A computed fold for a 346-nucleotide part of an RNA from an uncultured prokaryote, annotated as small-subunit ribosomal RNA, central domain.
[in-house]
Context: one part of a larger RNA
RNA sequence: UUGGGUUUAAAGGGUGCGUAGGCGGUCCGUUAAGUCAGUGGUGAAAUCCAGCAGCUCAACUGCUGAACUGCCAUUGAUACUGACGGACUUGAGUACAGACGAGGUAGGCGGAAUUUAUGGUGUAGCGGUGAAAUGCAUAGAUACCAUAAAGAACACCAAUUGCGAAGGCAGCUUACUGUGCAAUAACUGACGCUCAUGCACGAAAGCGUGGGUAGCGAACGGGAUUAGAUACCCCGGUAGUCCACGCCGUAAACGAUGAUCACUCGCUGUUGGCGAUAAACAGUCAGCGGCUUAGCGAAAGCGUUAAGUGAUCCACCUGGGGAGUACGCUGGCAACGGUGAAACUC
Numbered sequence: 001u002u003g004g005g006u007u008u009a010a011a012g013g014g015u016g017c018g019u020a021g022g023c024g025g026u027c028c029g030u031u032a033a034g035u036c037a038g039u040g041g042u043g044a045a046a047u048c049c050a051g052c053a054g055c056u057c058a059a060c061u062g063c064u065g066a067a068c069u070g071c072c073a074u075u076g077a078u079a080c081u082g083a084c085g086g087a088c089u090u091g092a093g094u095a096c097a098g099a100c101g102a103g104g105u106a107g108g109c110g111g112a113a114u115u116u117a118u119g120g121u122g123u124a125g126c127g128g129u130g131a132a133a134u135g136c137a138u139a140g141a142u143a144c145c146a147u148a149a150a151g152a153a154c155a156c157c158a159a160u161u162g163c164g165a166a167g168g169c170a171g172c173u174u175a176c177u178g179u180g181c182a183a184u185a186a187c188u189g190a191c192g193c194u195c196a197u198g199c200a201c202g203a204a205a206g207c208g209u210g211g212g213u214a215g216c217g218a219a220c221g222g223g224a225u226u227a228g229a230u231a232c233c234c235c236g237g238u239a240g241u242c243c244a245c246g247c248c249g250u251a252a253a254c255g256a257u258g259a260u261c262a263c264u265c266g267c268u269g270u271u272g273g274c275g276a277u278a279a280a281c282a283g284u285c286a287g288c289g290g291c292u293u294a295g296c297g298a299a300a301g302c303g304u305u306a307a308g309u310g311a312u313c314c315a316c317c318u319g320g321g322g323a324g325u326a327c328g329c330u331g332g333c334a335a336c337g338g339u340g341a342a343a344c345u346c
Base pairs, nucleotide, nucleotide: 003318004317005316006315007300008299012314014201015200016199017198021194022193023192025088026087027086028085029084030083031082033081034080035077036076037075038074039073040072041071042070049065050064051063052062053061054060091191092188093187094186095184098181103177104176105175106174107173108172109171110154114150115149116148117147118146119145120144121143125136126135162169163168206247207246208245209244210243211242215241216240220236221235222234223233258313259312260311261310262309263308266291267290268289269288270287271286272285273284274283295302296301319346320345321344328339329338330337331336
């Protein structure tokens, strides 16, 4: 490389947009580039193959033939692909009116809880644990009440729910704003699918500058436990967690399952439409779940949300360790990221 593969054995890129490229719906016509057929030329010799011959045989050598699967030219064929022209509507998009949703950004507001402060009542404990101790407390704690402040998160509703490309999104409300869905079948008329490079987004932690800091809490200090205890438990507690702006660009970024299209039994629950309206029964489209037929699978299992049957495009894998390391290049303020070996060894 071919082949075979990628849920769990090695292997789906974290996600999207999209360039080149690859692939591409129905019908008609033209062309004849690909494609197919005929003919001509060329395709050195040796080698390879077949037959025959020469060294006693063989290796070796010679002769003849075939072959050299290719290329060029030319004459035709026109189903398919391409190119050009015309038409179509089912793919794709648009329009009208409709409902749904924790989709996004910015602002405003709310209550419970927590902590702190002040005042009041009140007195000797509180707290914590397996048991304790550190800790707090007669300078009046804990408890209860009132008032005030602050920051962060939004109980119940809540779901097997919903939305989003993924990361993710949940108190209420206002403004701005994005996608998807159903219905009509009015408009455009293949405008499509995928996508190397690229660009954008991307949890948490971390970084820079400036704020903020109630609770929690790496590090750190102390108390325990223990043979020890750099832990688990307890008392404290800094960074951080929060906000603004800018970086980082990674995760078991998971459905460990790339995207799109078509086809292939059913049952059942549920969300949003349509339709029908009787609250019942069945239907239809899009989603989210459970079970299952055929089929698939090493099995577990998957099973119209496929891991089934096919098509197109991209990404990736090729024994374990060494190693996601070294070196180089590249991005980054750094931390580190991306790319990514070999010797050796089993």
The RNAcentral record of the full RNA draws on ENA. The prediction has a mean pLDDT of 86.